[in-house]
Predicted 3D model of a 354-nucleotide RNA (Bacterial RNase P class A) from a Thiotrichales bacterium.
């Protein structure tokens, strides 16, 4: 110097002016029977993200509701830990890519059982002989014909019934021998997944579950438009079906519980306003443990809460950011997506000086 790979960070910062929005004090105005509510001045304090996104998961919370069993159903799928949980993270350990640092993995069972494996090819299983090799008869003796062995060789195909070598045979064949692979029994390391050596035995169709299946854990339901409270207005109309052997009870069936009425169709009235609504499984330093995820401990902080939806315009300095992607809306932990500029490290390799 140059390629490549991994991981962190930031999304501008100070300083002023004028706007808008939220809390908290003061001091007034409307309204009104009260409450809430709404305004205006002042003073201090705060105001959109790494994805806020998609709504895929996993929970906090609220209701049903006091809520139990089963079946069907869904979800997951190496092993070991983390976490409120998780399909999420850490570490391991098969396998595959990579020269390497690395990366990716929908990684339980195919001997419980059914399906599929097209064409091409003889033959994809109740397996075979198409070309070829070889032996024994016959013939018209280049060769044909019959009967027999045979799967090593060649085609076909993603994939052909263990792979290489040597021996041996008529040609061949695990026919037998070595290694290798496969099965089966124990050793040894490890918490496990598995890794390794070690005897046996010539030993047999692969593949496919992101095909049904099988096996092992796990799973009520709806959802902040949940829920709670005030306040308002009407036609507590009208019709119809069940009727304790009925009916209802937050996916479905059944069973058990509980409660005594339940359901549908036509039509009228009201819909303001508070609340839930942010002190959290929160956030930052540091120290202890642990390879790590992440646990404990101390110490400090408080950092949006709109609801036809508030955070913008300007100047100046400064800087690597004035930009893409892109705007909270009950609230967190993941994930996947989308994506402009930049800083900073750490591993692998190339070349070159010394």
């Nucleotide at each position: 110097g140059g390629a490549g790979u991994c991981g962190g960070c930031c999304a501008g910062g100070c300083a002023g002016u004028c706007g808008c929005u939220c809390c908290g004090g003061u001091c007034g105005g409307g309204u009104c029977u009260u409450c809430a509510c709404c305004u205006g001045a002042u003073c201090g304090g705060g105001g959109a993200g790494g994805a806020a996104a998609g709504u895929c998961c996993g929970g906090g919370c609220u209701c049903c509701a006091c809520a139990g069993g089963a079946c069907a159903g869904g979800g997951u799928g190496c092993c070991a830990g983390g976490u409120a949980a998780c399909a999420c993270c850490u570490g391991g350990g098969g396998g595959g890519c990579g020269a390497a640092a690395g990366c990716c993995u929908a990684c339980g069972g195919a001997a419980a059982g059914u399906g599929c494996c097209a064409c091409a090819g003889a033959a994809a299983a109740u397996a075979u002989a198409c070309c070829g090799c070889u032996c024994u008869g016959c013939g018209u003796u280049u060769c044909g014909c019959a009967g027999g062995g045979u799967a090593a060789g060649g085609g076909u195909g993603a994939a052909a019934u263990g792979g290489u070598g040597c021996g041996g045979u008529a040609a061949g064949a695990g026919c037998g021998c070595a290694c290798c692979g496969c099965a089966u029994g124990g050793c040894u390391g490890g918490u496990a997944a598995c890794a390794g050596g070690c005897a046996u035995g010539g030993c047999a169709g692969g593949g496919u579950a992101a095909a049904c299946c099988c096996c092992a854990c796990c799973c009520g339901g709806a959802g902040c438009a949940a829920g709670a409270c005030c306040a308002a207005a009407u036609a507590g109309g009208g019709g119809a079906a069940c009727a304790c052997u009925g009916g209802c009870g937050u996916g479905g069936u059944c069973c058990g519980c509980g409660c005594u009425g339940u359901u549908c169709c036509c039509g009228g009235g009201u819909a303001g306003g508070u609340u839930g609504c942010a002190c959290g499984a929160g956030g930052u330093g540091c120290c202890u443990g642990g390879u790590g995820a992440c646990a404990g401990g101390c110490a400090u902080c408080c950092c949006a809460g709109a609801u036809g939806a508030a955070u913008g315009a300007c100047u100046g300095c400064u800087c690597a950011a004035c930009g893409a992607c892109a705007g909270a809306a009950c609230c967190c932990g993941g994930c996947u997506u989308a994506u402009c500029g930049g800083c900073c490290g750490g591993c692998u390799c190339c070349c070159u000086u010394c």

Rfam family: Bacterial RNase P class A. By type it is a ribozyme. From the family's description: Ribonuclease P (RNase P) is a ubiquitous endoribonuclease, found in archaea, bacteria and eukarya as well as chloroplasts and mitochondria. Model confidence (mean pLDDT): 77 of 100. The organism belongs to Thiotrichales, within Bacteria.